[in-house]
RNA sequence: GCAGCAUCACGAGUGGUGACGAGGGACUGGCCCUUUGACUCACCCGGCAACCUGCCUCCGUUCGGCAAGGUGCCCAGGCCACCGGCUUCCGCCGGAACGAUGUGC
Numbered sequence: 001g002c003a004g005c006a007u008c009a010c011g012a013g014u015g016g017u018g019a020c021g022a023g024g025g026a027c028u029g030g031c032c033c034u035u036u037g038a039c040u041c042a043c044c045c046g047g048c049a050a051c052c053u054g055c056c057u058c059c060g061u062u063c064g065g066c067a068a069g070g071u072g073c074c075c076a077g078g079c080c081a082c083c084g085g086c087u088u089c090c091g092c093c094g095g096a097a098c099g100a101u102g103u104g105c
Stems, first nucleotide, its partner, number of pairs: 001105002004103005013045001015044005023033003028081003046074003051070002053067004078098001082095005
């Protein structure tokens, strides 16, 4: 980069040190965070989860269990919206698109 599949209301740090210095939360609007230093990067510590992986375990597979080697993640539902339905309102339910992560090539 491409393509299919799975998951995305659970869970766990607004942790520490250093660098940078104005924007950041993907995208437009809202809302939120941010010079009391956000976002990002490096290192360290702690944690969550169980996709791949290993083992139980095989001719092979599904389900299940255990571990935690490779990823991932640790404010706000993927912050909200868009479409459809319900609702006096608040809001609730379902779905799509886009995106993220894993896996495959």
Overview
The RNA shown here (SAM riboswitch aptamer (S box leader)) has 105 nucleotides and comes from a Pseudomonadota bacterium. The prediction has a mean pLDDT of 76.